The RNA shown here (THF (Tetrahydrofolate) riboswitch aptamer) has 100 nucleotides and comes from uncultured Enterocloster sp. RNAcentral holds the sequence, with entries from MGnify. The organism belongs to Enterocloster, within Bacteria.

């Protein structure tokens, strides 16, 4: 000098347990605060989380039951968390590691 490995995390499929279906959640736009970002250091206008404002917006059906209580089943929701597999994967800078 050239090539490469590896994280957090993201996404997707399967699966388990939940939540909602009396609309929370998800997704979109903004504000505030915080966190993480390969072995070490730095780190954004990128990522994620919490709180908050705004616009938009939905799928229920069947059964049990005296019952609009409650329970069960099948759905539905760009639904939450866990587990397993696949894929992607440091914005960027310096150093390090492996091979040549």
């Nucleotide at each position: 000098g050239c090539a490469g490995a590896g994280u957090a995390g993201g996404u997707u499929u399967a699966u388990g347990c939940g939540c909602g279906u009396u609309a929370a959640g998800u997704g979109c736009c903004g504000g505030c605060u915080g966190a993480a970002c390969a072995g070490g250091g730095a780190g954004u206008u990128g990522u994620c989380a919490g709180c908050u404002g705004g616009a938009c917006g939905a799928a229920a059906a069947g059964g049990g039951g005296a019952a609009a209580a409650c329970c069960c089943u099948u759905g539905c929701g760009g639904u939450g968390c866990g587990u397993a597999g696949g894929c992607c994967g440091c914005a960027u800078c310096c150093c390090g590691c492996u091979g040549c």